A computed fold for a 64-nucleotide RNA from Variovorax sp. Sphag1AA, annotated as Fluoride riboswitch aptamer (crcB RNA motif). The sequence is in RNAcentral, with records from Rfam. Model confidence (mean pLDDT): 80 of 100.
RNA sequence: GGUCGCAGCGGAGAUGGCAUGCCUCCGAGAACCGCCCGUGAGGGCCGAUGAUGCCUACCAGGCC
Repeated sequence: GGUCGCAGCGGAGAUGGCAUGCCUCCGAGAACCGCCCGUGAGGGCCGAUGAUGCCUACCAGGCC
C1' cells in the first nucleotide's frame, strides 16, 4: 500500500416528522433517485413506511 472478514462510525432505502435492543444496502468515484405504454413527443398508474407504531398532509365513505 492492496484485498477479505468482523466490530464501531457515517450515509442511503420513489413525497414530510419522531421513534425502534428492528431489517437491508453503501463507504463518498458508493448505496439511493417508483412503475406501465410509446421511436419520440407524450399519456397512464401508485404509495407519505425498507418494515412497524405515532403525528402531519392528502384522498374516499359515514355521522353530527